[in-house]
RNA sequence: CCAGAUGGCCGGAUGGCCGCCGCCGCCUUCGGGCGGGGGAGGAAAGUCCGGGCUCCACGGAAACACGGUGCCGGGUAACGCCCGGCGGGGGCAACCCCAGGGAAAGUGCCACAGAAAGCAAACCGCCUGUCCGCUUCGGCGGGCGCGGCAAGGGUGAAAGGGUGCGGUAAGAGCGCACCGCGCCGCCGGUAACGGCGGUGGCAGGGUAAACCCCACCGGGAGCAAGGCCAAAUAGGGGCGGCAGCCGCGUUCGCGCGGCAGAACGGUUUCCAGUUCGCCGUCCGGGUAGGCUGCACGAGGCGUUUGGCGACAAACGCCCUAGAUGAAUGGUCAUCGACCGCCGGUUUCGGCGGGAACAGAACCCGGCUUAUAGGCCGUCUGGCUCA
RNA sequence: GCGCCCGUAGCUCAGCUGGAUAGAGCAGCGGACUUCUAAUCCGCAGGUCGCAGGUUCGAAUCCUGCCGGGCGCG
Numbered sequence: 001c002c003a004g005a006u007g008g009c010c011g012g013a014u015g016g017c018c019g020c021c022g023c024c025g026c027c028u029u030c031g032g033g034c035g036g037g038g039g040a041g042g043a044a045a046g047u048c049c050g051g052g053c054u055c056c057a058c059g060g061a062a063a064c065a066c067g068g069u070g071c072c073g074g075g076u077a078a079c080g081c082c083c084g085g086c087g088g089g090g091g092c093a094a095c096c097c098c099a100g101g102g103a104a105a106g107u108g109c110c111a112c113a114g115a116a117a118g119c120a121a122a123c124c125g126c127c128u129g130u131c132c133g134c135u136u137c138g139g140c141g142g143g144c145g146c147g148g149c150a151a152g153g154g155u156g157a158a159a160g161g162g163u164g165c166g167g168u169a170a171g172a173g174c175g176c177a178c179c180g181c182g183c184c185g186c187c188g189g190u191a192a193c194g195g196c197g198g199u200g201g202c203a204g205g206g207u208a209a210a211c212c213c214c215a216c217c218g219g220g221a222g223c224a225a226g227g228c229c230a231a232a233u234a235g236g237g238g239c240g241g242c243a244g245c246c247g248c249g250u251u252c253g254c255g256c257g258g259c260a261g262a263a264c265g266g267u268u269u270c271c272a273g274u275u276c277g278c279c280g281u282c283c284g285g286g287u288a289g290g291c292u293g294c295a296c297g298a299g300g301c302g303u304u305u306g307g308c309g310a311c312a313a314a315c316g317c318c319c320u321a322g323a324u325g326a327a328u329g330g331u332c333a334u335c336g337a338c339c340g341c342c343g344g345u346u347u348c349g350g351c352g353g354g355a356a357c358a359g360a361a362c363c364c365g366g367c368u369u370a371u372a373g374g375c376c377g378u379c380u381g382g383c384u385c386a
Numbered sequence: 387g388c389g390c391c392c393g394u395a396g397c398u399c400a401g402c403u404g405g406a407u408a409g410a411g412c413a414g415c416g417g418a419c420u421u422c423u424a425a426u427c428c429g430c431a432g433g434u435c436g437c438a439g440g441u442u443c444g445a446a447u448c449c450u451g452c453c454g455g456g457c458g459c460g
Stems, first nucleotide, its partner, number of pairs: 001382010012335007020039002023036005041357001045368002048366005053222004066218005071085005086100001087098004101213002106211002108207003123153002125149003128145007161179006180202001181200008226292004236283007244259006261276004299318008338353006387459007396412004405443001414430005436452005
C1' cells in the first nucleotide's frame, strides 16, 4: 500500500428573530403578563422474548392437558439474552455459522428410479456341479440347479463400515495392518468432553423445525391495569305533600287484593299479556369529564478493586421530557463532513448541491429490523522498501 | 394494548398430513368457422409461489426473522 476480519463511538455546529409543551418565582384588572430554567433516540420502531408495577383468581402439594426451552459451566431480577468453554461445519488465516437432548421405548414416512428401502436383496455379473454342442484340446458357447458369492457394474439422497495385503473355486472381517465405530478400564477436566490402553470383527440406515420420550420453565389479564373526585338524563332508596272506587287487615302511619286509569309491541279497533302512583327535596352507586398512577429508577457518569469475560462490590458526583389528537418547530446568517462538474493532474483553485434512518406515550433488560456519511482501536493474509 | 388471518400467472382462486414438469376459470396472442363481428372450437405464451435464512435427499407446503395487506376485542 492492497484485500479482509472484528470491537467500539459519533451521526450536523454556533448565533439572531418568531413560535410550541411542562416546571419554578413575581405581578395581576384573574383574561393573562414578565423573568429564569428544561424539552426525543440509538434505534423512541416491530411488539418477538423476559421482568417491575397493578388488579383478579387461588388452603398446600402432585398429576394430566396445553405452550415454550434444549451441549457444558457461569452472569443476571429474569430470559429464548450475554460471557467463557466443548463438539461439528466453513475459511490459507484473522474469524464466522450451528433449534447442538434422545433414532437401543413405541408408531409413522423414505416419492421416482432400482432386483432389493428395513427383522434386506440376485437385474447385469463372478464361481461351481451336471447335460448338450463346438474345439486349434488350452478352452468357448448354451440349457438346467430350492448350488455358492456380496467383490465388480448399474439405480438412488441413502444399499448393513473404509483402504491395502493375504486368502479362496469365486468371494466374504474369513484372517491381518491402519483408519472409523461400539463396549470396558485408567488418567485429565467442576462439566460438556478429551487422551491413552484393552477388547469386540461391526451389532444400531435416515428423519423428532413428523407424532413422540426425557429434563426444566410457565395461574390469568394488562396503565383503556388500578385508585380518587364527580355534571346532565335515566334508574334505586329515605323523607314530606297530594292521589278515582270497593273489600279485607291494622300498632290508625298505612299495607294487601280487585276494578278503573296510563305506557309497551310500525298504525287503527277488539281480546289477551307485561309493566306502572304523581310532585318536591335529600342520599348513595355509576356514566361523561377531571385528578392520580407519572418520571428516583434492577437510574446515569467517573475512579478503584475482583474476575479471561459477561458482570459484581466499594466510594464520589449528578437528577436528565412528561404531551393526551398529542409539544420538542420554522426562518435568516456564518460554518460545514461529504458528493458532483471544470481547470491543473500528489499537494491546489473555482462553481453548484448539501446532512441518513426516524420520532417518546407506565417503566426497565434484551433480540430483531431501518440507518447517508464519518472517526478510533485490535487482528489476519499478500506485495514492496529499509 | 391484546389476539387472529392472508400474500401462488394481468384478475379471481385451487394445491399447503413435503416428492421433483406448480394447476383451473376469466383476460391476452395465433389459427379455424363467418361477408364481418360476437359466440363456439383448436393451439400457444405468461410464475423470483411476498423477501431472506434454516431443517430435509428433496420446501409453494415445515421452522425462524422481516415486508405488505386485512379483521376482531377492550